[in-house]
RNA sequence: GGUCAGAUAGCUCAGUUGGUAGAGCAGGGGACUGAAAAUCCCCGUGUCGGGGGUUCGAUUCCCUCUCUGACCA
Numbered sequence: 001g002g003u004c005a006g007a008u009a010g011c012u013c014a015g016u017u018g019g020u021a022g023a024g025c026a027g028g029g030g031a032c033u034g035a036a037a038a039u040c041c042c043c044g045u046g047u048c049g050g051g052g053g054u055u056c057g058a059u060u061c062c063c064u065c066u067c068u069g070a071c072c073a
Stems, first nucleotide, its partner, number of pairs: 001072007010025004019056001027043005049065005
């Protein structure tokens, strides 16, 4: 330098015919216990990496930039 994949909650990741974003873990609160652990219940307004375009409407489609990884050279 080229090709491809990825960037979504603190972390690991889901989210296909475009329609106001979710799970597990972590964390907070409560129940239980003499007190803990375990168990059970409840709790998330996250610039969906930045900018632009298409559309009534974009995490989702198109363009571009940044960053990460793999492969080729």
The RNA shown here (transfer RNA) has 73 nucleotides and comes from an uncultured Clostridiaceae bacterium. It was read from a public genome assembly. Its Rfam family is "tRNA". Rfam links the family to the GO term triplet codon-amino acid adaptor activity. Rfam classes the family as a transfer RNA. Its mean pLDDT, the model's own confidence on a scale to 100, is 80.